[in-house]
Context: one part of a larger RNA
RNA sequence: GGUCUAUGUAUGGAUGACUUGGCUAGGUAGUGCGAAGAAGGACGGGGUAAGCACCGAUAUGCUCCGGGGAGUCGCAAACAGGCUUUGAUCCGGAGAUUUCCGAAUGGGGAAACCUACUCCAACUAAUAUUGGAGUCUCUAUUGCUGAAUUCAUAGGCAGUAGAGGCAAUACUAGGGGAACUGAAACAUCUCAGUACCCUAAGGAAAAGAAAUCGAAUGAGAUUCCCCCAGUAGUGGCGAGCGAAAAGGGAAAAGCCUAAACCCUGUGCUGUAUAGCACAGGGGGUUGCGGGAUUCCACCAUAAAGGUAGAUGGAGGAAUAGCAGAAGUAUCUGGAAAGAUACGCCCAAGAAGGUGAAAGCCCUGUAUGCGAAAUUCCAAAAUCGCCUAAGGAAGUUCCCAAGUACUACGGGACACGGGAAAUCCUGUAGGAAUCUGGGCCGCCCAAGGUCCAAGGCUAAAUACUCACCUAGACCGAUAGUGGACAAGUACCGUGAGGGAAAGUUGAAAAGAACCCCGGUGAGGGGAGUGAAAUAGAACCUGAAAUCAUAGACCU
Numbered sequence: 001g002g003u004c005u006a007u008g009u010a011u012g013g014a015u016g017a018c019u020u021g022g023c024u025a026g027g028u029a030g031u032g033c034g035a036a037g038a039a040g041g042a043c044g045g046g047g048u049a050a051g052c053a054c055c056g057a058u059a060u061g062c063u064c065c066g067g068g069g070a071g072u073c074g075c076a077a078a079c080a081g082g083c084u085u086u087g088a089u090c091c092g093g094a095g096a097u098u099u100c101c102g103a104a105u106g107g108g109g110a111a112a113c114c115u116a117c118u119c120c121a122a123c124u125a126a127u128a129u130u131g132g133a134g135u136c137u138c139u140a141u142u143g144c145u146g147a148a149u150u151c152a153u154a155g156g157c158a159g160u161a162g163a164g165g166c167a168a169u170a171c172u173a174g175g176g177g178a179a180c181u182g183a184a185a186c187a188u189c190u191c192a193g194u195a196c197c198c199u200a201a202g203g204a205a206a207a208g209a210a211a212u213c214g215a216a217u218g219a220g221a222u223u224c225c226c227c228c229a230g231u232a233g234u235g236g237c238g239a240g241c242g243a244a245a246a247g248g249g250a251a252a253a254g255c256c257u258a259a260a261c262c263c264u265g266u267g268c269u270g271u272a273u274a275g276c277a278c279a280g281g282g283g284g285u286u287g288c289g290g291g292a293u294u295c296c297a298c299c300a301u302a303a304a305g306g307u308a309g310a311u312g313g314a315g316g317a318a319u320a321g322c323a324g325a326a327g328u329a330u331c332u333g334g335a336a337a338g339a340u341a342c343g344c345c346c347a348a349g350a351a352g353g354u355g356a357a358a359g360c361c362c363u364g365u366a367u368g369c370g371a372a373a374u375u376c377c378a379a380a381a382u383c384g385c386c387u388a389a390g391g392a393a394g395u396u397c398c399c400a401a402g403u404a405c406u407a408c409g410g411g412a413c414a415c416g417g418g419a420a421a422u423c424c425u426g427u428a429g430g431a432a433u434c435u436g437g438g439c440c441g442c443c444c445a446a447g448g449u450c451c452a453a454g455g456c457u458a459a460a461u462a463c464u465c466a467c468c469u470a471g472a473c474c475g476a477u478a479g480u481g482g483a484c485a486a487g488u489a490c491c492g493u494g495a496g497g498g499a500a501a502g503u504u505g506a507a508a509a510g511a512a513c514c515c516c517g518g519u520g521a522g523g524g525g526a527g528u529g530a531a532a533u534a535g536a537a538c539c540u541g542a543a544a545u546c547a548u549a550g551a552c553c554u
Base pairs, nucleotide, nucleotide: 001553002552003551004550005549006548007547008546010545016539017503018502021474022473023471024470025469026468027467032166033165040101041100042099043056044055045054047079048078051075052074053060062095063094064093065092066091067090071083072082073081106115107114108113116135117134118133119132120131121130122129136164137163138162139161140160141159142158143157144156145155171202172200173199174198175197176196182189186236212219213218223250224249225248226247233241234240254456255455256454257400261282262281263280264279265278266277267276268275269274287434289399290398291397292396293393294392295391296390304387305386306385307384309383310382311381315377316376317375318374319373321369322368323367327342328341329340330339331338343360344359345349351363352362353361405429406428407427408426409425410424411423412422415441436451437450438449439448440447490497491496510538513525514524515523516522
């Protein structure tokens, strides 16, 4: 020096066991907060008070109403001192207070600071000081004023109402809109109308009652799912992209205007029982075309039906709670819930806890009950609103215009300009009114089908900050980054990055006292405990590694 063996309250923290925390799915409810100052913060508030939590100069809390019934002054001990059956602490509802910053809004500003003006009040002899209210911008509207410039308008001032900001970086619609990448390079193409930015809104949004589909003996608003189908197509026919109808389901709901025509009002028109314009009421709403108009019939201050509007509030629910069955003994043990013996309850043998494994010990569970206050859903009823209607005549009128359509340039359609229909529109041109017009994938004919250029519309669908339930989900290098003072400590000028860290014991009973030692660290006795090889560097305690002892080899 090495190998092996043994020992070690040496080191180390794997493994096992546990779970306060996560993850996923489903469901319910909700889907908003904010100038009456939000979200989020800064600074403060405790007898002693650094952190978290709670609160705001009324500061670890104040008031009222309800619940509850014995302790209590948070995590979190201790000392000191209080409160409480005259009902505290605690739980729920409604209020009060709520510094400063922050949309931040009197002005400013390097957020939590600086500094004003007007009016009122307190105090003062008066200033000063203190307190209260107001003073942001924009939009709408009303009123008063009011230039150049006569009327007027712009502008100004005041009153009233509203908006601004935030969020789960969720879902929705719209306006803009990449690149890496793929094509084994790359330019059309793809990634992708994705990411991202902006705007607006709702609990959902959007869409929506055919100028649809597409060829059947047709269907009949929209949305979503399955299928059709990786089909038809499209495509440097490369990479790729990629329908629709039909069929099966979920859910179902349909309506209102414009116009023609009539009436009324106002204004204008030298024409005036008129014409025109505007406003209001009636009328009318469709494609086997409809309506107006004219004529006939019918009838109605009705009855019936509907309602997506308003009122309403039977009843139900949420936010505290209440009642709630039934077991003892012996044995082992530190401890009984274990074993043995004999019972009992069950509309309750879900679960958790209790010194090991409890239906009958505790909390609960099944079941039943409960609200002064606030909120949500909501039946009846009431009000409002809507609705029916025939025949004839085919004379006259109406049926959404810078629209349809065309040309050029773009975009959207699965469809890259293509034979390219369809939809949107930047520029230019520019119809028709039913003997009309659009569409049926160039175009034409015939046939078919629908009625654009106005508007509204629940449900089925999307999402999850929050709540509940569940799991052939994780179990501390896992599961959230975070089971712990975690978006903390720490790093970075900053945007930003971002940890580690759980377990004594049933109970602190947390080791009085003695000894060694530096009035140490650490240890040895003693004591507690079932256990201290459970001693706070604390459950279990592997390996590498270290020390000591022995054997052997060199």

This is a predicted structure of a 554-nucleotide part of an RNA (large-subunit ribosomal RNA, domain I) from a Candidatus Omnitrophota bacterium. Rfam family: Bacterial large subunit ribosomal RNA. The coordinates come from a structure-prediction model, not an experiment, and the mean pLDDT is 82. The RNAcentral record of the full RNA draws on ENA.